[in-house]
Molecule: TPP riboswitch aptamer (THI element)
Organism: Pseudomonadota bacterium
């Protein structure tokens, strides 16, 4: 000086399905980091997680193939397309340069 790596800290950005019971409140159960609370319903806030140049998340999507009681459950589509830090600190690590000794 630089940034491919790690923490940490400030802003900021996301998503909260799917099935069975219940009049209703609630209760069980899958999957997952996350399916939680507050509000009469919505919007909204807050809380935990997860991400910030791009494997968070979003559109395409009432989408296609498989599995499943089901349900983006897993897979394609996806070397697509949008998408929030050209942030600050410290650790490492490279490079240069300068000093000393061989």
């Nucleotide at each position: 000086u630089c940034g491919u790596u790690c923490u940490c800290g400030u802003c900021g950005g996301g998503g909260u399905g799917c099935c069975c019971u219940u009049u209703c409140c609630g209760g069980g159960g899958c999957u997952g980091a996350g399916a939680g609370g507050c509000u009469u319903u919505c919007c909204g806030c807050c809380a935990a997680c997860c991400c910030g140049c791009g494997c968070a998340c979003c559109u395409g999507a009432u989408c296609c193939g498989g599995a499943u009681c089901a349900u983006g459950c897993c897979g394609g589509c996806g070397g697509a397309g949008g998408a929030a830090a050209c942030c600050g600190a410290g650790a490492u690590g490279a490079a240069u340069g300068c000093c000393c000794u061989g």